[in-house]
Context: one part of a larger RNA
RNA sequence: GACGAACGCUGGCGGCGCGCUUAACACAUGCAAGUCGAGCGAUGAAAUCUUAACAGAACCCUUCGGGGUGAAGAUAAGACGGAUUAGCGGUGGACGGGUGAGUAACACGUGAGUAACCUGCCUUUUACACAGGGAUAGCCUCGGGAAACCGGGAUUAAAACCUGAUGAAACUAUCAAAUCACAUGAUUAAGAAAGUUAAAACUCCGGUGGUAAAAGAUGGACUCGCGUCCCAUUAGCUAGUUGGUGAAGGUAACGGCCCACCAAGGCAACGAUGGGUAGCCGGCCUGAGAGGGUGAACGGCCACAUUGGAACUGAGAAACGGUCCAAACUCCUACGGGAGGCAGCAGUGGGGAAUAUUGCACAAUGGGGGAAACCCUGAUGCAGCGACGCCGCGUGAGCGAAGAAGGCCUUCGGGUCGUAAAGCUCUUUUAUAUGGGAAGAUAAUGACGGUACCAUAAGAAAAAGCCCCGGCUAACUACGUGCCAGCAGCCGCGGUAAUACGUAGGGGGCUAGCGUUGUCC
Numbered sequence: 001g002a003c004g005a006a007c008g009c010u011g012g013c014g015g016c017g018c019g020c021u022u023a024a025c026a027c028a029u030g031c032a033a034g035u036c037g038a039g040c041g042a043u044g045a046a047a048u049c050u051u052a053a054c055a056g057a058a059c060c061c062u063u064c065g066g067g068g069u070g071a072a073g074a075u076a077a078g079a080c081g082g083a084u085u086a087g088c089g090g091u092g093g094a095c096g097g098g099u100g101a102g103u104a105a106c107a108c109g110u111g112a113g114u115a116a117c118c119u120g121c122c123u124u125u126u127a128c129a130c131a132g133g134g135a136u137a138g139c140c141u142c143g144g145g146a147a148a149c150c151g152g153g154a155u156u157a158a159a160a161c162c163u164g165a166u167g168a169a170a171c172u173a174u175c176a177a178a179u180c181a182c183a184u185g186a187u188u189a190a191g192a193a194a195g196u197u198a199a200a201a202c203u204c205c206g207g208u209g210g211u212a213a214a215a216g217a218u219g220g221a222c223u224c225g226c227g228u229c230c231c232a233u234u235a236g237c238u239a240g241u242u243g244g245u246g247a248a249g250g251u252a253a254c255g256g257c258c259c260a261c262c263a264a265g266g267c268a269a270c271g272a273u274g275g276g277u278a279g280c281c282g283g284c285c286u287g288a289g290a291g292g293g294u295g296a297a298c299g300g301c302c303a304c305a306u307u308g309g310a311a312c313u314g315a316g317a318a319a320c321g322g323u324c325c326a327a328a329c330u331c332c333u334a335c336g337g338g339a340g341g342c343a344g345c346a347g348u349g350g351g352g353a354a355u356a357u358u359g360c361a362c363a364a365u366g367g368g369g370g371a372a373a374c375c376c377u378g379a380u381g382c383a384g385c386g387a388c389g390c391c392g393c394g395u396g397a398g399c400g401a402a403g404a405a406g407g408c409c410u411u412c413g414g415g416u417c418g419u420a421a422a423g424c425u426c427u428u429u430u431a432u433a434u435g436g437g438a439a440g441a442u443a444a445u446g447a448c449g450g451u452a453c454c455a456u457a458a459g460a461a462a463a464a465g466c467c468c469c470g471g472c473u474a475a476c477u478a479c480g481u482g483c484c485a486g487c488a489g490c491c492g493c494g495g496u497a498a499u500a501c502g503u504a505g506g507g508g509g510c511u512a513g514c515g516u517u518g519u520c521c
Base pairs, nucleotide, nucleotide: 001520002519003518005517006516007515008514009513012393013392014391015390016389017388018386019385020351025349026348027347029346030345031344034091035090036089039088040087042085048079049078050077051076052075054073058069059068060067061066098304099303100302108227109226110225111224112223113222114221117220118219122216123215124214125213126212127211128210130164131163132162133161140153141152142151143150144149170196171195172194174192175191177188178187179186180185201208202207229276230275231274236267237266238265241264242263243262244261245260246259249257279301280300281299282298283294284293285292286291306327307326308325309324310323329340330339331338332337357383359382360381361380365379366377367376368375369374396426397425398424399423406417407416408415409414430462432457433456434455435454436453440448465510466509467508468507469506470491471490472489476505477504478503479502480501486493487492
């Protein structure tokens, strides 16, 4: 000097940041990923209209007994209507958010390579979409089960599924030539001739979608050079190990990635192997620099999602809020069997020196779905708590005595606190009260928020502490104590005149902070 700090004393305000460094310990509760009815069958609310039998206001007639016309209302049926949505289907749940356990590794950084690769949505270009079929959820019904849920039957739709047609520049094998190159090869290229593989509709008629291919963009995959902590009191390690063959298998793709066979190789004091520790980087701290330390927040990459393993779906996962299996733990149970995973946001217990609200809003930015309206979004924007940090402001200003009172010291003369106070004259930042009141939003839409800001009002009013004073090191006296009580970063103080302990007065330093402790330079 620095800090994601903690502790002690103290504490007025604002802005911007930051806030479980420990138990990757266990978690009650709520929320954090849905959306599309313009894909589908169902469902079919409100409103409106019609009809029916009720109802009976008001009006009219009345012989006062009653009668007539008949509005509102409510019921039922039908029409129209289209709210709602469990299911099928599409798309998104592979992003966003969290954590740093593991990892010393092509994990990361940097520079190359892929003539060995993939890429949904998006952009550009070209071509196409013909004809059929059988099911299955849902609904209905029957049954089993405490539940979770499951089974049988009947029936139904699609942009779900299947078959056929068409079909190339795609794919597969073959044939042929030229050019080029970086070993396998690449290109000319839409060569020749075979074989194989497509599609889906909806509509408000504007459009939105579908299939195939070629390119782009974006995102990823793989390979390599170099760099990347400590221990040699770790010296040898290795059997798919190292290489080859196989038009074998597997992959988007190369490859012992896997398999069969063959050979005996491969790595290592330029540190293999083993052990320990650790996410890496941009950066951050320090330093004149070289360097040393560090990897909170923000950004990039990686890894993980109770522990271990596995695949499915998909353009993409070996998938935090998906599936299956095993294990530990917790919960429910009718004991047969089931349910769960906060290292998402809040919050709880525990651990700890120590770290916040079970808040508001989708108004903005961004993301998902949708043609759109819109819906969802604990991402995000805000608010709350904490002097945790940085920055800014205030706690008043001017005049005021050869100097009040009081305190302290004193050589008793005085000195000092000290223009300090009082007093007089002012000001009102901030705070308080009242009124006005934004930008952020483009026509509308503002959580923040009646916030920021502005005006007015009254009044010095409501706002100073902490550490130190022997030397290092700025700042001294008195009393108490008497090697006691105590201080202390180092040297060292204290045993009767202590500037070093305690208190007081005075002084020095910093200031809404000041000291102490810890860690790094």